[in-house]
RNA sequence: CCUCGAUAAGGGCAACCCGGUCGCAAGGCCGGCACGCAAAGCUAAGGGCCGACGCAAGCUCGUCUUGCGGCGGCAGCCUGGCUGCCGAA
Numbered sequence: 001c002c003u004c005g006a007u008a009a010g011g012g013c014a015a016c017c018c019g020g021u022c023g024c025a026a027g028g029c030c031g032g033c034a035c036g037c038a039a040a041g042c043u044a045a046g047g048g049c050c051g052a053c054g055c056a057a058g059c060u061c062g063u064c065u066u067g068c069g070g071c072g073g074c075a076g077c078c079u080g081g082c083u084g085c086c087g088a089a
Stems, first nucleotide, its partner, number of pairs: 004087002012037002017032006035076001041082003045079003048074004053069006059062001
C1' cells in the first nucleotide's frame, strides 16, 4: 500500500414513528427518537422500484388494470464511478 473489518479507540450517520414545513404526488428539508450502517459520504451512468401527467389497449367502466412515452423521485434495492476515518486478525 492492497485485501479485509474487531465485543479496539476517538468520532460519524440516522430507518420507522411523531411535530413543523415545501411539493399535485413519489418524496425533500428542519427538530425529536434510535431500526440499523465501515462508506447509511458524493454521483441517477446501467438495472430496479415509486409518483403525477400524456397516449394506447382492456372490461368489472373505476380515484380501475396493463403497456408505452417524456418528466420527477429513491444513493438506507443491486451494479458501476469518485472521495474518505481507524488498524486487531
Notes: The RNA shown here (c-di-GMP-I riboswitch aptamer) has 89 nucleotides and comes from a Planctomycetota bacterium. It was read from a public genome assembly, where an Rfam model found it. Its Rfam family is "c-di-GMP-I riboswitch aptamer". From the family's description: GEMM was predicted in a large-scale screen for bacterial structured RNA regulatory elements. The prediction has a mean pLDDT of 90.